[in-house]
RNA sequence: AUACGAAAAAGGCAAACCAGCUGAAAGGCUGGGACGCAAAGCUUAGGAGCCUAAGACCUGGAACUUGGAGGUUAUGGCCGUCCAGCUGCCGUG
Numbered sequence: 001a002u003a004c005g006a007a008a009a010a011g012g013c014a015a016a017c018c019a020g021c022u023g024a025a026a027g028g029c030u031g032g033g034a035c036g037c038a039a040a041g042c043u044u045a046g047g048a049g050c051c052u053a054a055g056a057c058c059u060g061g062a063a064c065u066u067g068g069a070g071g072u073u074a075u076g077g078c079c080g081u082c083c084a085g086c087u088g089c090c091g092u093g
Stems, first nucleotide, its partner, number of pairs: 002093004012037002017032006035080001041086003046083003049078003055073005
């Protein structure tokens, strides 16, 4: 430098769930908590996928000026869905 993660050590992160805060929602943050993770570190101002639909637009009926229903839509999210890029601990070859 590069490929790999069998065994091991030092450490690291933290799903569900619970509480508080926040947000229209999805979700996020903090604390508790551990299902898991060798990149579960960073980038969505990279691609795909997925979640949500405040606002906007469309539809039909009531109704006569407003409220509700259905649909579409990300500019809102998820990097612990996959791919890509960058960086990195230990060990083995």